[in-house]
Molecule: Glycine riboswitch aptamer
Organism: soil metagenome
RNA sequence: GCGUGGGAGAGUCCCCUCCGCCUCCUGCGGUGGGGCGCCGAAGGGGCAAUGCUCCCCAGAACCUCUCAGGCGCCAGGACCACGC
Numbered sequence: 001g002c003g004u005g006g007g008a009g010a011g012u013c014c015c016c017u018c019c020g021c022c023u024c025c026u027g028c029g030g031u032g033g034g035g036c037g038c039c040g041a042a043g044g045g046g047c048a049a050u051g052c053u054c055c056c057c058a059g060a061a062c063c064u065c066u067c068a069g070g071c072g073c074c075a076g077g078a079c080c081a082c083g084c
Base pairs, nucleotide, nucleotide: 001084002083003082004081005080006079011036013035014034015033016032018030019029020028021027037071038070039069043067044065045064046063050058051057
């Protein structure tokens, strides 16, 4: 690195458009967009000890920031196990 299995967290809250369902009102489901709130385990950024030793530079994380990503299902998913 590949394959298989396991794999958490956080709103299906509000508004709008379109489509479908429903006898009307009302409502329900789905796609897309916006708003606020929230999560962090794709990725990305930051730093300690330490090394050098003037500086600079190097310097880990599931710690931190939330840019990205994510907050019904699916997908994704650090990491773990087994096999190659």